């Protein structure tokens, strides 16, 4: 100094809502909420690909073909968060808790 995994300390929000079950804890249904366990989304960049113009190959010109660093537009493909969903999870207290900060290990 860095991470992982353990350990102590701090650590928000939002019905102890209404029915049923059950001595209780607890479960199950209902509706109403909240965002910071997990989980899905995406902005700019950055990359391809199609079109167009443009420039060259290329010749008298046009069509047609080829190739291009940079333009335009359109599209795919990766793309973070405390933003956004609200699937999980939660809504007295306990537990959980992103994230902080301290010990301990370990590795350099």
């Nucleotide at each position: 100094c860095a991470g992982g995994a353990c350990u102590c300390u701090g650590g928000a929000g939002a019905g102890a809502c209404u029915c049923c079950a059950u001595c209780a804890a607890u479960g199950g249904a209902g509706c109403a909420c909240c965002g910071a366990a997990g989980g899905g989304g995406c902005a700019a960049u950055a990359c391809g690909c199609g079109u167009g113009a443009a420039u060259g190959g290329a010749a008298g010109a046009a069509u047609c073909c080829c190739a291009u660093a940079a333009c335009a537009c359109g599209u795919g493909u990766g793309g973070a968060a405390a933003c956004u969903c609200u699937c999980a999870g939660g809504u007295a207290a306990a537990a959980g808790g992103a994230c902080a900060g301290g010990g301990a290990u370990u590795g350099c």
Predicted 3D model of a 108-nucleotide RNA (Glycine riboswitch aptamer). It matches the Rfam family "Glycine riboswitch aptamer". Gene Ontology term of the family: glycine biosynthetic process. Its mean pLDDT, the model's own confidence on a scale to 100, is 76. It was read from a public genome assembly, where an Rfam model found it.